Overview
A computed fold for a 674-nucleotide part of an RNA from a Pseudomonadota bacterium, annotated as large-subunit ribosomal RNA, domain II. The coordinates come from a structure-prediction model, not an experiment, and the mean pLDDT is 81. Its Rfam family is "Bacterial large subunit ribosomal RNA". Its family is annotated with ribosome and structural constituent of ribosome in the Gene Ontology.
[in-house]
Context: one part of a larger RNA
This record gives sequence, structure tokens and C1' cells, in this order.
RNA sequence: AUAAGCGGCUUAUUGCUUAAGCCAUUUUCGUGGCGGAGGCAAAGUGAAAGCGAGCUUUAAAACAAGCGACUCAGUCGCUAUCGGCUGGCCCGAAACCGGGUGAGCUAACCAUGGAUAGGGUGAACUCCGCCGAAAGGCGGGGGGAGGCCCGAACCCGUCGCUGUUGCAAAAGCGUGGGAGAAUCUGUGGUUAGGGGUAAUAUGCCAACCGAACCCGGAGAUAGCUGGUUCUCCCCGAAAUAUAUUUAGGUAUAGCGGCCGUUUUUUUAGAAAGCCGGGGGUAGAGCACUGAAUGGUACACCGAGCGUAAGCAAGGUGUAUCAAUCAAACUCCGAAUACCGGCUUUUUAAUUACGGCUAGUCAGUCCGGCUCGGCUAAGCGAGUCUGGUCGAGUGGGGGAACAACCCAGAUUCCCAAUUAAGGCCCCUAAAUUCUAGCUAAGUUGUAAAGGAAGUGAGAGUUCAAAAACACCCAGGAGGUUGGCUUAGAAGCAGCCAUCCUUUAAAGAGUGCGUAACAGCUCACUGGCCGAGAAUUCUUGCGCCUAAAAUAAACGGGGAUAAGCUAGAUGCCGAAGUUGGAAGUCUUGCGCAAGCAAGGCGGUAGGGGAGCGUUCCUAUUGCGGUGAAGCUCUGUCGAAAGGCAGGGUGGAGCGAUAGGAAGUGAGAAUGUCGGU
Repeated sequence: AUAAGCGGCUUAUUGCUUAAGCCAUUUUCGUGGCGGAGGCAAAGUGAAAGCGAGCUUUAAAACAAGCGACUCAGUCGCUAUCGGCUGGCCCGAAACCGGGUGAGCUAACCAUGGAUAGGGUGAACUCCGCCGAAAGGCGGGGGGAGGCCCGAACCCGUCGCUGUUGCAAAAGCGUGGGAGAAUCUGUGGUUAGGGGUAAUAUGCCAACCGAACCCGGAGAUAGCUGGUUCUCCCCGAAAUAUAUUUAGGUAUAGCGGCCGUUUUUUUAGAAAGCCGGGGGUAGAGCACUGAAUGGUACACCGAGCGUAAGCAAGGUGUAUCAAUCAAACUCCGAAUACCGGCUUUUUAAUUACGGCUAGUCAGUCCGGCUCGGCUAAGCGAGUCUGGUCGAGUGGGGGAACAACCCAGAUUCCCAAUUAAGGCCCCUAAAUUCUAGCUAAGUUGUAAAGGAAGUGAGAGUUCAAAAACACCCAGGAGGUUGGCUUAGAAGCAGCCAUCCUUUAAAGAGUGCGUAACAGCUCACUGGCCGAGAAUUCUUGCGCCUAAAAUAAACGGGGAUAAGCUAGAUGCCGAAGUUGGAAGUCUUGCGCAAGCAAGGCGGUAGGGGAGCGUUCCUAUUGCGGUGAAGCUCUGUCGAAAGGCAGGGUGGAGCGAUAGGAAGUGAGAAUGUCGGU
């Protein structure tokens, strides 16, 4: 703050109520009284001044409209729910601040002490000899310098191995670096965290230091993660809009629940028809804005050419003609959809209004229509008065499989009947029937493309005047056509491509030769004797077809148990039907009960209960054995209750109320144990 339930006072000629404070009392908590300041209500309306059973709207007014009155009850508590302030459902930071404790580790410095086997090299300087006028040079001896060399103690910690619940929260073994110095080291002392110290490594400051540790502020804060405990019944979401230093948060709306009021034939939905609306999508178009192609005319520029006049490819602009393109172009412009009104029909039993109060703000896949993308994604975005999952990971089918197909599970029982899908075996039901097709295990992945696979249909041409194919025979003469050419004779190439004899035969279809020759074809005759050739449409097949298990039917296997068309039957679910039971709502009824309808469910809301500890009242049990533990039986829809046996050895219940430190499986929970 608030609907509801319960209670006190009140029914307006005087409603309900006190807050602080004061008085009395009290061990505390508190209780009683005073206190009317204030609040709500009794009148509304207007932005307000204000007016008032009316007020406002107007310049003013209304018989108009809006809100009210006439139809009239509130207020204060308790319960309950929610909100605010508080640690505020529980656990959890890294951090921040205050006051202290630390230099027995380590860093630097100060004071005062201590330590460094042995070997090597051989600076300065100097002495002697020789040479030299000298300066000086050469040789030899002495000398003993150096962040010099080698190498123990000592200091350090390079590399490798072992160790890794170690011997050790940094070690051991081997191997290394320094080793008279910026050396190593004992003791005493100094520097302190916004700090110190630092041959700077952000190193060290007591085994984790980009800011030590301890206590306190402090239950910091945590829009984040995790956890959140008994039962049954009823309803049941969202993953959207708007805003946000907002995007994994929150607020309001939307969607859920509960309560109340009203109407119950009224409200809402749906469909159809008619009427009235706005639009700028699809399409189309080029009138604008741009893109873009060709022509013509004019103007300008102009590579190049020309001695020049000038000619001129090409380019730009304007005009015009023609053919085009566009999410951010439009001279145009639908169908649908949407909004409002009327009528009719139909469905449901709810709807509407008011009040209180949750969760939701990551959605998912499928279908339709779109956009982005590659007309990619188990991709991203939108939309649907679409569905599903989410919450239906319950049931049947799909081999297996949230989102596909069928179908919405209150419980039990036995059957029946169907859905999707199936009916040879695994595996419930047809080795069912009729007519075809397929030969590929096609079925049981795939394209362009390819092919005398095969079935059906349609056309064209040839054919007893003998087609098509094989076989036999001919395939000639002018002529080696002309040209070309080394040659060119049908057959390298160019040109022409005639005539004759014929049943027929090209100035030649291919092979061939250096060129000829040779073989062959076109064409003709014979033989044979019935179909041949080609094109198109269509069914089912074939190739194309390479990957990691055999692995592209669920398997066996199948020539149907494959495919097409049809027929009849059967199987098949938690659907539907039958029987029984429970529960909720509504109606009827005094009740018992009867009837109808409902009962999947996450977040979440509501209702009814079980159990635990303690308190009050009443009333009981207990050494002839309480609680606890344990086994068994039994009752209840569940949480649970009761009884009996054993153990145990002193307390424990029931009923009616009340109060809560009230229910454990999860928190890298806490404590104890193993």
C1' cells in the first nucleotide's frame, strides 16, 4: 500500500482513529489513562480562481456532451500478500580505508673484528757489461706491479641426470664460474608499506610483494556463479514492444495466477456478403534521379595529314529517334492484407470491468513468403489469427533420432476398434488377389552429358513392278580433261565438271604409287524372299559414380519380399470405445447423492494437508519397561499413522489451540569419522 477473510465502533443532529509527548504502574517486555495535532469518510466538478447537487466545455448560451447527485458507509485493528529502509534467502571476491607488527630472511649503508694452500707470468725502477760525443740503444742481474693467469679453502650456481606424496615447500651427484678484490665473512646497529632498499630484475622487505603482515571499518560491495530441505490437488506463461552508460541487468506494457463485481443470452472469436477507407509492394514504366547502347543533326575540342586553304579518326555537350536497367528511381499501379460500419451464419462458455500479485526480456527447429549470403550452411535477419519442442526428452511410426508423421498420458483392469505406418523371417499382421513394368540387387544416394537396354504411343520414307543386309558380276570410252609441276594419269593444288556407249558407271567416295599400277565406293544387273530405314513423345532401367570397418536396404535375405495402377482383409498407440475407481468445476437436491464436463506440464500463482521442537489448557502411558535403534505386519491417495517381536533402561504422549532456530541430495559447502 491493498483485494479478501475475521473482529471493534458507527449508520452521518456530529462517523472511525490517535502520532509524538505527558501521567500512573511495572524487574524487563509491557499495561492503563490523558493527548484530536493530523489522517480517512460524509460532494462533486474544473487546469485553476472558483462554483456547488451540481460543475465543466462557450465570446455568451443550450433542451448538447463529459464527470457527478437522485439509487448514499465508513473507519480502526488482526490475519494475509506486496513494496521501502535495514546484512535482509545463504555462501563467495579481487580490492579500499584506519591503527598497529616486522630488516633474526633479504636489499643497501654505518661501526668494529676475521679470512684468502700452492704454482705461473714478470710492469715501473735500478745495478753491471758493450756501443755512442751525447741523447740513448742492446744484453745480463736485481725487483715484484696487475679489478693478470692456473688452482684448493671460501663464495657462486653453468649444463646434465636423479629427485617431483622428495632427504629437501629448491636438495643430491657429476660438470662448471670467481678465487688479493667493485673479494668473502662474524657481531652490533640504521632505513617500514602513499614507505624502504635496489651496479632496475618490478628485484627484495620472514617459504606466493605491480605495493608486506595483523586486527578493525565489516555480514564492504558482487546487475556475477553456485546452492535453496515434506506431500497431494487446480490453473499455467515468456524468450516480444518501448526506454535505458542499455544489450546475459532493469522499468512499463504484453502473456500467467488469485479475488471481486456485472451480464447471462450476453460478450468475444471465426466465416461469408455489402458499404466506406488509406497505401506505393508485386508488376510495369522511363515523366524525375542515376546507370547504360546505337543512330541522326548542331556546337565545341581535336591525334594525324597538308606549304596553305583545309581534310579528319576520336571525344564532350545539347536536341532528337530507337532498344534497355534500378533496395535507397516513379508518369503509373494491383491481388492479398489491414482498419471502420451494417447484415447473416456459426462456434465456445466464457467474456468484460475492477483490484492484488508472479515469472518472462539468450528461444529452437519445421512449413509458407521475403532479405543478406554463393537462389551455401544444423548460417544470419524478418514475417504468418502457421505448427512443434521449450514446458509434451510421456505413447505409436520414422532402424537409432527435442523440433518430421500420428496422437495431447487422472489411476487400475481386460479386451475391442482405429491413426500414422505396416503385414517373408528377426517382428504383431497377406509368402493375398488383378493387370502391367524392371533384370539393373535397379529397389537400397547424385548432375550435365552419353548409349541399336527394354515396354507403350505417334509420324515419315522405301518395299512382291522384290525393299534392307550378305553373296556373284559389272563399275567402261573420248581422257593422262585443262592448268600447274621434275612428275600430277579420278584421288598435292587451281579451273572447268562436258559428251559417248550403256542395265549401270562421278572428269570420281576412301586407301594406295615418285608418277603409273592396284584395291574400293557411288551406280547397275543377278541371287534371295518380307519387311526395312528414320524422327518424335513417354514408362522402367544402363554408364557417368574415386576414401579411409563390410559400412549408401536396420539385418537376414528377396526377382519379388522391387516399381506402377487397382481390390479385399488384417496388424498397429497411453487416440477412441467397454468396466471399475479417485478428484475438481458446474447444475439439480435439505442431505445422501445424481448428471454433464474437466484432470500432460517448466518458470510461476492458488488451495488442502503431513511431520518436527517448544508453550497453554484438558486428559493419559511408563522398571509388569518410556524415548531412541532394529525387524515384521498392517492402515491411508501422499507427506505419514498404528500394532507386534528384539534391543534399550527413564522418561514419553493424545486432544484443542498457540509460537517457530520446522523437513536436506547436491552449495570445488562445514564439522567429525572411514